Molecule: transfer RNA
Organism: Patescibacteria group bacterium
RNA sequence: GCCACCUUAGCUCAGUUGGCAGAGCGCGGCUUUCGUAAAGCCGAGGUCCAGAGUUCGAUCCUCUGAGGUGGCU
Numbered sequence: 001g002c003c004a005c006c007u008u009a010g011c012u013c014a015g016u017u018g019g020c021a022g023a024g025c026g027c028g029g030c031u032u033u034c035g036u037a038a039a040g041c042c043g044a045g046g047u048c049c050a051g052a053g054u055u056c057g058a059u060c061c062u063c064u065g066a067g068g069u070g071g072c073u
Stems, first nucleotide, its partner, number of pairs: 001072007010025004019056001027043005049065005
């Protein structure tokens, strides 16, 4: 220098032929217990990397940029 892939909650990751954003763990509360742990229930937490374009509507499609991973040179 070229190519491919990835970027979504604090962490690890799903997700949708374009229409409501989710799980596990973690965190807070409650139930239970003499108490703790475990277990169960409830809850909070998100500019879906940034910008532009297409569209009635974009986390999703297109383009550009940024960061990361891998391959080639």